Predicted 3D model of a 72-nucleotide RNA (transfer RNA) from Stereum hirsutum FP-91666 SS1. Rfam family: tRNA. Its family is annotated with triplet codon-amino acid adaptor activity in the Gene Ontology. It is annotated as a transfer RNA. About the family: Transfer RNA (tRNA) molecules are approximately 80 nucleotides in length. NCBI's taxonomy places the organism under Eukaryota, Opisthokonta, Fungi, Stereum, Stereum hirsutum. Its mean pLDDT, the model's own confidence on a scale to 100, is 81. The RNAcentral record of the sequence draws on GtRNAdb.

RNA sequence: GACUCGGUGGCGAAACGGUAUCGCAUCUGCCCAAUAGGCAGGAGGAUCCCAGUUCGAAUCUGGGCCGAGUCG
Numbered sequence: 001g002a003c004u005c006g007g008u009g010g011c012g013a014a015a016c017g018g019u020a021u022c023g024c025a026u027c028u029g030c031c032c033a034a035u036a037g038g039c040a041g042g043a044g045g046a047u048c049c050c051a052g053u054u055c056g057a058a059u060c061u062g063g064g065c066c067g068a069g070u071c072g
Stems, first nucleotide, its partner, number of pairs: 001071007010024004018055001026042006048064005
């Protein structure tokens, strides 16, 4: 330098173009001898950035930034 993947709550992952879901963690209450475990509920993200397409974009297109890999 070229190419291929990837970037979404604290962490790990989902999401035919239609107001982003789940697990873990976390918080509250309850059960329990219990800081373990179980049950119920809550909070937490406009999806790396900027444009474009579209009635509508996490998703499609272009350009950046970051990470991993392959080639030179």